Record summary
The RNA shown here (transfer RNA) has 72 nucleotides and comes from a Candidatus Micrarchaeaceae archaeon. It matches the Rfam family "tRNA". Rfam links the family to the GO term triplet codon-amino acid adaptor activity. Rfam's curators write: Transfer RNA (tRNA) molecules are approximately 80 nucleotides in length. The family's RNA type in Rfam is transfer RNA. The prediction has a mean pLDDT of 81.
């Protein structure tokens, strides 16, 4: 250059056109003499930027950028 795949809470990681699940992590409370485990609850992402399409877009299609794989 040329093709595919990828971007979602701090971390991982799922999912759908109709305002995002769950694990870890945090913070609170309950247990403790204390801590650690364990319990119960909480809060944290509008999902890389733009832009079109549609009632509606994280999700479709177009450019940008970022990671990655193959081919020359």
């Nucleotide at each position: 250059g040329g093709g595919c795949c990828u971007g979602u809470a701090g971390u991982c990681g799922a999912a759908u056109g109709g305002u995002a699940a769950g694990a870890c992590g945090u913070c609170a409370c309950g247990u403790u003499g204390a801590c650690a485990a364990c319990g119960u609850g909480a809060a944290g992402a509008g999902c890389a930027g733009g832009a079109g399409u549609c009632c509606g877009a994280u999700u479709c299609u177009c450019c940008u950028c970022g990671g990655g794989c193959c081919c020359a």
NCBI's taxonomy places the organism under Archaea, Nanobdellati, Microcaldota, Candidatus Micrarchaeales, Candidatus Micrarchaeaceae.